The RNA shown here (transfer RNA) has 76 nucleotides and comes from Pelotomaculum thermopropionicum SI. Model confidence (mean pLDDT): 80 of 100. A source record names the gene tRNA-Thr-TGT-1-1. Rfam family: tRNA. By type it is a transfer RNA. Rfam's curators write: Transfer RNA (tRNA) molecules are approximately 80 nucleotides in length. The same sequence occurs in records of 2 taxa. The source organism's lineage runs through Bacteria, Bacillati, Desulfotomaculaceae, Pelotomaculum and Pelotomaculum thermopropionicum. The sequence is in RNAcentral, with records from ENA and GtRNAdb.

């Protein structure tokens, strides 16, 4: 320097062939318990890494860039 994964919620990860962004922990409140925990039920949480293009429609497709990890190369 090429190549190739991957960035999506606080953390781990889904979203199929482009068509309403989920799930599990975590977190806050209830319920249960005398209390706590374990349970159970609700709610909140998200410029899907950034900026452009495509297209009625982009998490998903195409450019660049930025991180992050793997691999390959090169020379004296």
């Nucleotide at each position: 320097g090429c190549c190739g994964g991957c960035g999506u919620a606080g953390c781990u990860c889904a979203a199929c062939u482009g068509g309403c962004a989920g799930a599990g922990c975590a977190u806050a409140c209830g319920a249960c318990u005398u209390g706590u925990a374990a349970u159970c039920g609700u709610a909140a949480g998200g410029u899907u890494g950034c900026g452009g293009g495509u297209u009625c429609g982009a998490g998903u497709c195409c450019c660049a860039c930025c991180g992050c990890c793997g691999g390959c190369u090169c020379c004296a």